[in-house]
Context: one part of a larger RNA
């Protein structure tokens, strides 16, 4: 100098992207606990007290003796109260939760990228939706044969969404699926015609799926407008007119994990806020199982405040152990 550790007056996050890292906090017993809840939780909430030897005495009890049962009386376990001792400190060492709020994803326990990513990603109970009547559907194989299944629609496979609460608006014009369907299309084979005769050939009837065509169907893939004008201040626009779509975004929510402008306006929080929280909405370019909006508990998830503690900092310095470095 470097690792790896100990200890620092006064300050208390001033470090940093962020308290990353140390500190701090812990055992039992006792007391006491709010918001809010799906009443089970939350909970060890928070917050306070106690803790050690040593004598007495209450009360409960195990045994043993005595004794007339009650009781005594020895010797033990525990529970409380008094008095007394000693230290800087009595869970004294080992061990051994910091904590308390607002918010966002995700309901939870739970999987995952062995060797840079443990989540907000998968998954999952719940809920919707499609296909199956079993010689079924689906799936491995070229069949035979297996699987699912020694199962039988409360049952198997296939897709979505994802506890729970509360709700899931419009559009079926495209694109798919499903189901019809008088007519038209519509391959081969077959049955005719054709060139004096056969054969290639052409050519013409018939005709399965399919497709046109009628319907249906969005928890199917999707999709959900523009321009003018109008109330007795001014602003706004409930109403009114016209293009125009399949239909023109409804309930929520809303500077969002979505908001370019954008450090949006206002509050609140700070001495001080591109930061969080609340509220406002013309939202570039939110929106309903591509599920919308709430939610208690839960998270080595993400943001953001507080107390509490500290060498993270003001500033830096002393020690312990190694190890390099210099000299010999």
């Nucleotide at each position: 100098u470097c690792a790896u550790c100990c200890u620092a007056a006064g300050g208390g996050a001033a470090u940093u992207c962020g308290g990353c890292a140390a500190a701090a906090u812990g055992g039992u017993c006792c007391u006491g606990u709010g918001a809010c809840u799906u009443c089970g939780g939350u909970u060890g909430a928070a917050g306070g007290g106690a803790u050690c030897c040593c004598a007495g005495c209450u009360a409960u009890u195990g045994u043993a003796a005595u004794u007339u049962u009650u009781a005594u009386u020895g010797u033990g376990a525990u529970u409380g109260c008094u008095g007394g001792g000693c230290u800087a400190a009595g869970a004294u060492a080992u061990u051994g939760g910091a904590u308390c709020g607002g918010c966002c994803c995700g309901a939870c326990u739970g999987u995952u990228u062995a060797a840079c990513a443990a989540a907000a990603a998968c998954g999952u109970a719940g809920c919707c939706g499609g296909c199956u009547g079993c010689a079924a559907g689906a799936u491995a194989g070229g069949a035979a044969u297996g699987u699912u299944u020694a199962g039988u629609a409360u049952a198997g496979c296939c897709g979505g969404u994802g506890a729970c609460u509360u709700c899931u608006g419009c559009c079926c014009a495209g694109u798919g699926c499903u189901a019809g369907u008088a007519u038209c299309u519509g391959a081969a084979a077959g049955c005719g015609g054709u060139u004096u005769u056969c054969a290639a050939u052409c050519u013409g009837c018939c005709u399965a799926a399919g497709g046109a065509c009628u319907a249906g169907u969005a928890a199917a893939c999707g999709g959900c407008g523009g321009g003018g004008g109008u109330a007795a201040c001014u602003a706004u626009g409930a109403c009114c007119c016209u293009c125009u779509u399949a239909a023109g975004g409804u309930a929520g929510c809303g500077a969002a994990a979505u908001a370019c402008c954008u450090u949006g306006g206002c509050c609140a929080u700070u001495a001080a806020a591109u930061g969080u929280g609340g509220u406002c909405g013309u939202g570039c370019a939110u929106g309903a199982a591509u599920g919308g909006a709430g939610u208690a508990a839960c998270g080595a998830g993400g943001c953001u405040g507080a107390u509490a503690c500290u060498g993270u900092c003001c500033c830096u310095a002393g020690g312990a152990u190694g190890a390099a470095c210099c000299u010999c």